[in-house]
This is a predicted structure of a 94-nucleotide RNA (SAM riboswitch aptamer (S box leader)) from uncultured Ruminococcus sp. The model forms 97% of the base pairs in the Rfam consensus. The prediction has a mean pLDDT of 86.
RNA sequence: CUUAUCAAGAGUGACUGAGGGGCAGGCCCUGUGACGUCCGGCAACCUACUUGCGGGUAAGGUGCCAAUUCCUGCGGUAUUUACCGAAAGAUGAG
Numbered sequence: 001c002u003u004a005u006c007a008a009g010a011g012u013g014a015c016u017g018a019g020g021g022g023c024a025g026g027c028c029c030u031g032u033g034a035c036g037u038c039c040g041g042c043a044a045c046c047u048a049c050u051u052g053c054g055g056g057u058a059a060g061g062u063g064c065c066a067a068u069u070c071c072u073g074c075g076g077u078a079u080u081u082a083c084c085g086a087a088a089g090a091u092g093a094g
Base pairs, nucleotide, nucleotide: 001094002093003092004091005090006089011039013038014037015036019029020028021027023073024072025071026070040065041064042063045061046060047058048057049056050055069088074085075084076083077082078081
């Protein structure tokens, strides 16, 4: 850079000990223990096996396990607010 997906799913565990949710603004989570590590789990993009070609099974490589990608950030339609689409971001594959 190209492309696919992003409304589902996943812990009463152990260690540690103050921050975390990408950025900004909000709004939240957090000593009833955040972040991180380990264990555990979820899912099935790649992969392996299989197929009556629709799919099925497994889980080796990734990924993920508060809140829709937490919401808004640009544009559009109706204007309490809601919806749609972009952008940005994340992840996989190339």
It matches the Rfam family "SAM riboswitch aptamer (S box leader)". Rfam's curators write: The SAM riboswitch is found upstream of a number of genes which code for proteins involved in methionine or cysteine biosynthesis in Gram-positive bacteria. On this family, see Baird et al., RNA 2012: "YbxF and YlxQ are bacterial homologs of L7Ae and bind K-turns but not K-loops". The sequence is in RNAcentral, with records from MGnify.